[in-house]
Molecule: Lysine riboswitch aptamer
Organism: uncultured Negativibacillus sp.
Order: sequence, then C1' cells, then structure tokens
RNA sequence: GAUAGAGGUGCACCUUUCAUCAGUAGCACAGGCUUAGGCUGCCAAAGCCGUUCGAAGCCUGUGUCAAAGGGAACGGUGCCGAAGGGGGUAUCUUCGGCGGAUACUGCCCUGGGGACGCUCUGAACAAGAACGCCACUGUCACCCGCAGCGUCGGGUGAAGCGCUAUC
Repeated sequence: GAUAGAGGUGCACCUUUCAUCAGUAGCACAGGCUUAGGCUGCCAAAGCCGUUCGAAGCCUGUGUCAAAGGGAACGGUGCCGAAGGGGGUAUCUUCGGCGGAUACUGCCCUGGGGACGCUCUGAACAAGAACGCCACUGUCACCCGCAGCGUCGGGUGAAGCGCUAUC
C1' cells in the first nucleotide's frame, strides 16, 4: 500500500401496508365582527386584493373533506466514519437579510448503542438533533492477579486517519 473482516437494541436509504396527523387545513353555504386596510415562514421592498356598493381579513354554525413531514411493521438495497452534527460553498424559497430545504465538502467534533436531565424541531405524551451526565459495550496500550497462564479476571488511559487477518 492492497484485500478481507469485527463491534450490535450497529448505521443510512427505499417500496408497500397501517395508525396518527384530523373531522384539522381547504372548499361551499348562512350569519356576524370591526374597520381601512389585508395576503406571503419573519423583517423591509415589490406584487396582488380591498377601501362605505366595505371584506382582501377574522370569528361562529352547517355540509363535505385531504395531504406532507414525522411514527410502526414486513421486505429490500448499500454498508462498519457505517453515519450524524457544526462550519463553508452552490441552488431553491419573489429581489435583499434572517430562517428553512436540497446537494457537495480527506475543514472541525463524535468508537458504538442506551437511560436520565435540559434546550430546540414537531400536531404529539411519538420521534429526531445538540449539550451535560451515568453506567454498559467493542478495540488497542499499560499495570496487577490467578491452583488454573486462557478468546481468563480486575484497574487505568486513548481514539475509528483506530483495530484484526492475509498478501
């Protein structure tokens, strides 16, 4: 340097089904409100609608009535820096800023899954993300112990640009 592997509630993605989202949003009808303003994720601009013939908006009732994201299960695909987060770049979101979404990125952090706490996202008590902390677990190094000398037991520490095997 190449190839192949290991960690397990292992990681990411996809189809289908199911529940939730929700009797919610929207639409139609009826009624009402206040009043010249109102609509878009937020701010400003622009655009559109409306301005006493007064709803463009909001509320109530009746009828009708979703979807996406997120979740669970079976199955499948790619894998073991799998992948995630942060930063950066590009595109989209109406031009600008913030925020958001997608893609890329040998720049930084994280070995892995979990419980708890707190914050954010979210319709949610689901789930996810960051941070903190707790043990558990895998790898390697060092140290100690054992009648048993090992794929043993214990302790400390480190990080995946690691570890093991073969060439």